[in-house]
Context: one part of a larger RNA
RNA sequence: UGGCGGGGGAGCACCACAAGGCGUGGAGUCUGCGGUUUAAUUGGAUACAACGCCGGGCAACUCACCAGGGGCGACGGCAGUAUGACGGCCAGUCUGAAGGGCUUGCCUGACGAGCCGAGAGGUAGUGCAUGGCCGUCGUCAGCUCGUACCGUGAGGCGUGCGGUUAAGUCCGUUAACGAGCGAGACCCGUACCCUUAUUUGCAACCGCUUCAGCUUGCUGGGGCGAGCACUAUAGGGGGACCGCUGGCGAUGAGUCAGAGGAAGGCGCGGGCGACGGUAGGUCAGUAUGCUCCGAAUCUCCUGGGCCACACGUGGACUACAAUGGCGUAAACAACGGGUUGCAACACCGUAAGGUGCAAGCUAAUCCCUCAAAUUACGUCUCAGUUCGGAUCGAGGGUUGCAACUCACCCUCGUGAAGAUGAAAUGCCUAGUAAUCGCAGAUCACUAUUCUGCGGUGAAUAUGUCCCCGCUCCUUGCACA
Repeated sequence: UGGCGGGGGAGCACCACAAGGCGUGGAGUCUGCGGUUUAAUUGGAUACAACGCCGGGCAACUCACCAGGGGCGACGGCAGUAUGACGGCCAGUCUGAAGGGCUUGCCUGACGAGCCGAGAGGUAGUGCAUGGCCGUCGUCAGCUCGUACCGUGAGGCGUGCGGUUAAGUCCGUUAACGAGCGAGACCCGUACCCUUAUUUGCAACCGCUUCAGCUUGCUGGGGCGAGCACUAUAGGGGGACCGCUGGCGAUGAGUCAGAGGAAGGCGCGGGCGACGGUAGGUCAGUAUGCUCCGAAUCUCCUGGGCCACACGUGGACUACAAUGGCGUAAACAACGGGUUGCAACACCGUAAGGUGCAAGCUAAUCCCUCAAAUUACGUCUCAGUUCGGAUCGAGGGUUGCAACUCACCCUCGUGAAGAUGAAAUGCCUAGUAAUCGCAGAUCACUAUUCUGCGGUGAAUAUGUCCCCGCUCCUUGCACA
């Protein structure tokens, strides 16, 4: 100087507790991992910080694994070679298939994988040789420098103390005075207002027209014109600063309450992650040192495997029902995507889906796109049920060379476990949790995944350091 202490003090955090809400842990399924099995079940990741992770939803491809079969040597040297190199092929045979090999022959016409060196290539090895990128400490508030001063020196001081803050944030004081990185400011979104612009958007007033209802001149709907008021879109600007009032405080920093305000004390949400540690992760994204393979550890094809299954485990989905299930009818979004694409509409089919000159759309224009929870009415009446849907049977559809291993969807039938889950444990403080659907990514097909989007919309706390940790000061140390 650090680290550690079941030493002390101060402070902080729903990856801590308290007060609460909803779960997980029990069941079935999906998916990842371990184990076992296997010809192969390719490899990596293993406390937080591995385990719906490697955007890793694998039928071939992917693909690295297994079984079998083929192909490939730039350049140099040496055998060989017009008594025909290299290459190509009919038929037969071996074969999953193949002039790939073999048998028999034919065509071509100058080089040469038989040997030595040297390559190409390698998802071969080493992340403990590396770059780059990323995780994590860290939702942290720290990490340093110049000059001066103190110490023989390592080093200290500054960075301490008293307040304060989300913050080494700021104020005051002090042998320190200043400065840098970080914090903040900054950037994006969102919430209010003004302004500019107005098509594909909007639609109040006005005009024209058309349809329906009737009370015969009113109401409602559609179209066109005129319009940019409103909504929206996307450019510019304003607005919030403890600025104002009062209390507390040291007349400070600040803090508490109030006014005004769309918004109040960081408004809310995100981006941005200091010096460094972790020999953290990745040589399988790419790059790259070294080592290795080099006619196979390269490369192509066929088939299989990554999908196995006594078992254990992480995460999720669906439930166990009446705040519910089922039937009929009615209402309200936002983000996104679309030319090898999105597809209206019409018809056929119980449906999945199919057919059509398929109209329209390179998109604020057309399409995906009717959201679902919700609401109204009806029904079920507490049952392993009209709950629950696993499993299995039959028939059909779609994608794709190809659905046996091993895809998804529809219809009919079948109708398993499951009665709210022990010890333990996770997340969450507001448009949040919970719940409901939608879009996109991947993508020929396949979503219970992930990334976003909106709908409905709580309870509790306004505290503490008791548990788990983190920061700072201080103290002890058989530690470095």
Molecule: small-subunit ribosomal RNA, 3' major domain
Organism: metagenome